[in-house]
RNA sequence: GAGGAUCGCGCGGGAGAGACCCGUGGGCCGCAAGGCUCAUGGGCGCCGAAGGAGCAACCGCCCCCGGAAUCUCUCAGGCAAAAGGACCGCGCGGCCCUU
Repeated sequence: GAGGAUCGCGCGGGAGAGACCCGUGGGCCGCAAGGCUCAUGGGCGCCGAAGGAGCAACCGCCCCCGGAAUCUCUCAGGCAAAAGGACCGCGCGGCCCUU
């Protein structure tokens, strides 16, 4: 110098599912009825790609043991936009291995 693994930061991409129903409070519009929006309590329906948990496919070495999924569960989270978002790509840096 180059390549690989891993971690962090930045940028880009990034799905799914009710802008549901009832009540309460705030703000705005309106003469009023009422409308829009935000928050929150309850209800039913749904999603899975923060996190978490589980089986165990798979991996380490045959057992023991250990690790363990995009699978499963939906506790949490989410169901207009925004935010978030597993994962992927690029850049920078730390650390380890190979050359």

Predicted 3D model of a 99-nucleotide RNA (Glycine riboswitch aptamer) from Sphingomonas sp. HDW15A. The organism belongs to Sphingomonas, within Bacteria. It matches the Rfam family "Glycine riboswitch aptamer". Rfam links the family to the GO term glycine biosynthetic process. Its mean pLDDT, the model's own confidence on a scale to 100, is 78. The sequence is in RNAcentral, with records from Rfam.